[in-house]
RNA sequence: GCUGUCAUAGCUUUAGUGGUAGAGCGUUGGUCUCGUAAACCAAAGGCCGAGGGUUCAAAUCCCUCUGACAGCU
Numbered sequence: 001g002c003u004g005u006c007a008u009a010g011c012u013u014u015a016g017u018g019g020u021a022g023a024g025c026g027u028u029g030g031u032c033u034c035g036u037a038a039a040c041c042a043a044a045g046g047c048c049g050a051g052g053g054u055u056c057a058a059a060u061c062c063c064u065c066u067g068a069c070a071g072c073u
Stems, first nucleotide, its partner, number of pairs: 001072007010025004019056001027043005049065005
């Protein structure tokens, strides 16, 4: 220098072909307990790496950039 893959909640991650993003763990509150943990119930937490384009509508399609990883030279 070229090519490919990836980037989604605090962490690990889902979301065949565009239609208002879920789960596990963790956090907070409650029930239970003499008390703690465990268990059970509930809640909060993300506009999906950044910018632009296509579209009635984009996490999803297209382009550029940034970062991580891998391969080639």